[in-house]
RNA sequence: UACCCGAACAGGCAAACCCGCUGCAAGGCGGGGACGCAAAGCCAGGGGCCUCCCGACGGAGGCAGCCCAGCCGCCGAA
Numbered sequence: 001u002a003c004c005c006g007a008a009c010a011g012g013c014a015a016a017c018c019c020g021c022u023g024c025a026a027g028g029c030g031g032g033g034a035c036g037c038a039a040a041g042c043c044a045g046g047g048g049c050c051u052c053c054c055g056a057c058g059g060a061g062g063c064a065g066c067c068c069a070g071c072c073g074c075c076g077a078a
Base pairs, nucleotide, nucleotide: 012037013036017032018031019030020029021028022027035065041071042070045068046067047066048063049062050061051060052059053058
């Protein structure tokens, strides 16, 4: 110096639920609120799940707080 593990500190995010707006829906956005999170940061490429359309084949969307891949990354003692 780099990496692994990792206590504390600082800062960060924000489930359920409630209110408003929006969408056919799944869902999204904003406010309140904290169950949790060291990637609960980004990303819909693979898997998975959800919604709508379709007689079917199939099509159009959604979820990153389900897993994998990819990109980026804060503090820091033993």